[in-house]
Context: one part of a larger RNA
RNA sequence: UGACGGGGACCCGCACAAGCGGUGGAGCAUGUGGUUUAAUUCGAAGCAACGCGAAGAACCUUACCUGGUCUUGACAUCCCGAUGACCGCUCUGUAAUGAGAGCUUUUCUUCGGAACAUUGGAGACAGGUGGUGCAUGGUUGUCGUCAGCUCGUGUCGUGAGAUGUUGGGUUAAGUCCCGCAACGAGCGCAACCCCUAUCUUUAGUAGCCAGCAUUUAAGGUGGGCACUCUAGAGAGACUGCCGGGGAUAACCCGGAGGAAGGUGGGGAUGACGUCAAAUCUUCAUGCCCCUUAUGACCAGGGCUACACACGUGCUACAAUGGCGUAAACAAAGGGAAGCGGAGUCGUGAGGCCGAGCAAAUCCCAAAAAUAACGUCUCAGUUCGGAUUGUAGUCUGCAACUCGACUACAUGAAGCUGGAAUCGCUAGUAAUCGCGAAUCAGAAUGUCGCGGUGAAUACGUUCCCGGGUCAUUGUACA
Numbered sequence: 001u002g003a004c005g006g007g008g009a010c011c012c013g014c015a016c017a018a019g020c021g022g023u024g025g026a027g028c029a030u031g032u033g034g035u036u037u038a039a040u041u042c043g044a045a046g047c048a049a050c051g052c053g054a055a056g057a058a059c060c061u062u063a064c065c066u067g068g069u070c071u072u073g074a075c076a077u078c079c080c081g082a083u084g085a086c087c088g089c090u091c092u093g094u095a096a097u098g099a100g101a102g103c104u105u106u107u108c109u110u111c112g113g114a115a116c117a118u119u120g121g122a123g124a125c126a127g128g129u130g131g132u133g134c135a136u137g138g139u140u141g142u143c144g145u146c147a148g149c150u151c152g153u154g155u156c157g158u159g160a161g162a163u164g165u166u167g168g169g170u171u172a173a174g175u176c177c178c179g180c181a182a183c184g185a186g187c188g189c190a191a192c193c194c195c196u197a198u199c200u201u202u203a204g205u206a207g208c209c210a211g212c213a214u215u216u217a218a219g220g221u222g223g224g225c226a227c228u229c230u231a232g233a234g235a236g237a238c239u240g241c242c243g244g245g246g247a248u249a250a251c252c253c254g255g256a257g258g259a260a261g262g263u264g265g266g267g268a269u270g271a272c273g274u275c276a277a278a279u280c281u282u283c284a285u286g287c288c289c290c291u292u293a294u295g296a297c298c299a300g301g302g303c304u305a306c307a308c309a310c311g312u313g314c315u316a317c318a319a320u321g322g323c324g325u326a327a328a329c330a331a332a333g334g335g336a337a338g339c340g341g342a343g344u345c346g347u348g349a350g351g352c353c354g355a356g357c358a359a360a361u362c363c364c365a366a367a368a369a370u371a372a373c374g375u376c377u378c379a380g381u382u383c384g385g386a387u388u389g390u391a392g393u394c395u396g397c398a399a400c401u402c403g404a405c406u407a408c409a410u411g412a413a414g415c416u417g418g419a420a421u422c423g424c425u426a427g428u429a430a431u432c433g434c435g436a437a438u439c440a441g442a443a444u445g446u447c448g449c450g451g452u453g454a455a456u457a458c459g460u461u462c463c464c465g466g467g468u469c470a471u472u473g474u475a476c477a
Base pairs, nucleotide, nucleotide: 001477002476003474004473005472007471008469009468010467011466012465013464015460016459019424020423021422022421023420026315027314028313029312030311031310032309033308034306035305042053043052064301065300066299067298068297069296070295073125077124078123079121080120081119082118083117084116088103089102090101091100092099106115107114108113127290128289130288131287132286136284137283138279139278140277141275143273148187149186150185151184152183153182154163155162156161167178168177169176193267194266195265196264198235199234200233201232202231203230204229207225212222213221214220238261241255242254243253244252245251317417321376322375323374324373325372327370333364334363335362338357339356343352344351345350383414388409389408390407391406392405393404394403430452431451432450433449434448435447436446
């Protein structure tokens, strides 16, 4: 000078408290441990591993196992020889690749050859998801969007260092004001960026009967951009105004006007550093290792096992509910090897047909909770849907291991969950559906979107984490 303390003071945070809803009990989904296995590929390990890498394991993926094959190789460059092709087609054979046979088949030319391709050979080499993240780059997590971390000159100190950055106020903030041997500056904070809330304007192939006409009653058409909306440009909020407090400051409290008020709400943005944190399996890369194999190809299997333990979720245990009937209101997305209307067949998943649409125009598309009416009347039930049987649909060479969905039948556990523990402060929690990425198919996961829409916060004693300060102690550096 730091670090630490079950020492002190002050401050902050869904940290506690006040509330609401969960997890922990049940069934299932998913990840992990363990066990098993020929293999159950590998990594991730308190917070910050465990619906994590994986935005999607039937084959492929795939790295694992078994078996069968190849050895200049599946991929790249170079040299020599042969051929004229390569591609494509047929046949033998195989579990399949590999292996073997046949057919077809180039360009330029100074005719020397050249280009290109295939094949054979020799080696240089290729190749490695093999090891080391404790050799590394790059990227990422975390403390933490916490308010800190430093430098130049000066001054003080023998020096390590100090000062500035401490103090009095204030703030979300080392934010600002005042003071001060300091004066300035940098990285952070804030602002500049994006979305959203209001208005104006510009523009109308979506919107409007707003006002007119027509109509097959559909903004469909004529017509019109007023409104909604779309997407460009602007305005608007700055403690600007008023009152009070304060040191006449910064700032705080209240008020007016205003769509919005004191950072309006949300996002992006992550300082110096910490954890030898994570990743050599995205990629790159040093060193080490393999080189007829630790490389490459193929078939089948495995990653999907199952006494059990844990994490994260979904569905429930019901009447604020279940079921039935007939009605209403979104936003944001996606679509050409695609989305697929209407019609028609099927109880249904879906099938047939194929209109329209590279999409404000057509389609996915039905929003669902909700409201209305009816029924059930507290029961393991008209709750709950696991499991199982049968029959099917779709994707795809192929659903046995191991897909999703449909119909009928079956109808487990479960009557609100011990100790303990998690999330959330407002359009939030809770609840309801919709979409997308990945993707042939395969979400209860992930990432988005809107609908309905609360309760509570006295306060900072305590738990946890963080910041600042002075002081004290220290088996710490």
A computed fold for a 477-nucleotide part of an RNA from an uncultured bacterium, annotated as small-subunit ribosomal RNA, 3' major domain.